The prediction has a mean pLDDT of 80. A computed fold for a 72-nucleotide RNA from a Patescibacteria group bacterium, annotated as transfer RNA.
[in-house]
RNA sequence: GCCCCCAUAGCUCAAUGGAUAGAGUGCCUCGCUUCGGACGAGGUGAUGAUGGUUCGAGCCCGUCUGGGGGCG
Numbered sequence: 001g002c003c004c005c006c007a008u009a010g011c012u013c014a015a016u017g018g019a020u021a022g023a024g025u026g027c028c029u030c031g032c033u034u035c036g037g038a039c040g041a042g043g044u045g046a047u048g049a050u051g052g053u054u055c056g057a058g059c060c061c062g063u064c065u066g067g068g069g070g071c072g
Base pairs, nucleotide, nucleotide: 001071002070003069004068005067006066007065010025011024012023013022018055026044027043028042029041030040031039048064049063050062051061052060
């Protein structure tokens, strides 16, 4: 320098172009307990950035940023 893949919650992962973007775990509160843990209930929190296509974009297209891999 060229090519390919990936980017969603603190973390690990879902989500046919159309439902209020879900789950596990973490964190917070309450219950339970002598205390803690476990367990139960409730809550919290996300689509890397910017344009485009579309009635509608997490999903399709362009550019950029970051990460991984291959070739030279």

Description: Lineage of the source: Bacteria > Bacteria candidate phyla. Rfam family: tRNA. The family's RNA type in Rfam is transfer RNA.